Predicted 3D model of a 73-nucleotide RNA (transfer RNA) from a soil metagenome. The RNAcentral record of the sequence draws on MGnify. Rfam family: tRNA. Rfam links the family to the GO term triplet codon-amino acid adaptor activity. Model confidence (mean pLDDT): 81 of 100.
[in-house]
């Protein structure tokens, strides 16, 4: 220098054909308990890596850049 893959909640990851962003663990509140642990109910936490484009509508399609992993030279 060129090719490929990945980037979504604090962590690990889903998200199908473009149409209301989710799960588990973790965190907080409340209940059960003398307390801890545990279990149950409820809740907080995201502008989906960046900047653009297409579209009535983009996590999803297209381009660019950034970061990580990897292959070739």
């Nucleotide at each position: 220098g060129g090719g490929g893959c990945u980037g979504u909640a604090g962590a690990u990851c889903a998200g199908u054909u473009g149409g209301u962003a989710g799960a588990u663990c973790g965190c907080u509140u409340c209940a059960c308990u003398g307390g801890c642990a545990g279990u149950g109910c409820a809740g907080a936490g995201g502008c989906c890596g960046u900047c653009g484009g297409u579209u009535c509508g983009a996590g999803u399609c297209c381009g660019u850049c950034c970061a990580g992993c990897u292959c070739c030279a």